[in-house]
Context: one part of a larger RNA
Order: sequence, then structure tokens, then C1' cells
RNA sequence: CGUUGGAGACUUGUGGAGGGCUGUCCCUAGUACGAGAGGACCGGGACGGACGAACCGCUGGUGUGCCAGUUGUUCCGCCAGGGGCAUGGCUGGUUGGCUACGUUCGGGAGAGAUAACCGCUGAAAGCAUCUAAGUGGGAAGCUUGCUUCGAGAUGAGGUCUCCUGCCCUGUGGUGGGGGUAAGGCCGCCAGGUGAUGACUGGGUUGAUAGGCCGGGUGUGGAAGCCUUGUGAGGGGUGGAGCUGACCGGUACUAAUAGGCCGAGGG
Repeated sequence: CGUUGGAGACUUGUGGAGGGCUGUCCCUAGUACGAGAGGACCGGGACGGACGAACCGCUGGUGUGCCAGUUGUUCCGCCAGGGGCAUGGCUGGUUGGCUACGUUCGGGAGAGAUAACCGCUGAAAGCAUCUAAGUGGGAAGCUUGCUUCGAGAUGAGGUCUCCUGCCCUGUGGUGGGGGUAAGGCCGCCAGGUGAUGACUGGGUUGAUAGGCCGGGUGUGGAAGCCUUGUGAGGGGUGGAGCUGACCGGUACUAAUAGGCCGAGGG
């Protein structure tokens, strides 16, 4: 821009894409077959490999403003207690999130038309013949079935709901201009989103984000004081103190104020 008034939702599916892999073992059955050695079709079941998707309850990984320990040095006047730097200084743990080494699931069944091939009936050609008329079966393959995109499918589809027959001007013209409706956008606070657009939520009639409060989780016993030991240290106060992303609550802070676009048709 189009889809023949303008919007908001929900859809149909022409068509496109993905997927389609495979092994071992057991039963049938040591049966059929075979002198024996050996050893099935058909049918049923179990467990895997590789590949793929989703997810984070478990097991792990990661963890750079979480907690603790600790070395050197420097600074906070000194002690004590801390900050900075040294790969995040190093070391031990670790919430959320993200993940695989973790977990769950998938390949299918079924239907239709077929290939090679196997048939039925059957002439040409008194026989024969699956074929010439007719007709049945038959593949991991084809069309479906499963997942997904999808009406620019210009063949532009469908359903529901909302708004609406204004003003000025002009005409050969369904034209030009303006303010609006439903609705939308900008700008703003954010996010299970995301390179940016986009998407989703919120915007004071508000819990959207931050802060604060409560809880959880993690760390593992804070500082200060008391006490004990000559001391390094230990004990008590006290499952202490601190605690990113988690779960709730609460308008303290920030989403203010505002601007723009957008039908008048048949």
C1' cells in the first nucleotide's frame, strides 16, 4: 500500500515445513524343516543405540554486588573491626535463572491409491493366458493421519462484537481540507520477551519495577559485651549475623503532565 466504511478479537486451511532411523534378547519353539549339525516364517513382548523436542522435581554444572575461611600489601590515626588491590587474589559452599552429564516424551497405529510381484474371472487365439473389458491383494516408498507456519490464498476467505451516517469547500470525479467516534500509537514503568523493531503486562480507579516489611533459600555461629586460658585460642549471649535474582504484603519512589493518528462508504 492492498484486501471497497473504520476498528477489536477468534478462526477456516489452498499450500509450505518438520517428523518417518535401527539393534539385541525373550515367548511362540528347540516347534515346522532337516539324517544330523543346525534352525525358522507368521504373531506377541522386553530392553537398548543414535537422533529430536520439551523441561529443571531429582543428580550434577555454572554462580563476578550471596555467605564463610584465609595469604600479602595498602588505607580508614592506633587496638578491634572493616574497605581497596592481587585471575572473582585464593579456598569451601550456594538461591533464582540458564543448562546436560539429568528427567519426560517422540518415530507409530489406522485409512486410501499404488511399485515389483501374487491372484480371480476371461477372450482375441474352441486350448492356454493376472489383461485386452472387468476385478482382489501387495512396500520403510506416495496421499493422509501427528507437530508446526499460514488469507499478499491479489482466488486477499469466515464468525462475533464495537463505532458511524459530522463541518468547510469543490465537482466531469467515488475530489480536497478539518475536527472527532470505536480504536490505536507516541512518550513512560517493566517483563516469563528481546540485537533493534516486535511481543506481553502495567500506567494512581495502580502492586508494573525499585525501595521497605514478612517469609523462604543459602551460608554456618556476626559485631559488641561477658567469661576462661600466660598465650595462639575456647565458651556464653545466640541456629547468631548477613543473605542476588525466589514467594507474598505495602503507594515510600518512578509509571506525571500530555501529544498524535484514526470512519462518514455501498

About this RNA: This is a predicted structure of a 266-nucleotide part of an RNA (large-subunit ribosomal RNA, domain VI) from Streptomonospora arabica. The RNAcentral record of the full RNA draws on ENA. The source organism's lineage runs through Bacteria, Actinomycetota, Actinomycetes, Streptosporangiales and Streptomonospora. It matches the Rfam family "Bacterial large subunit ribosomal RNA".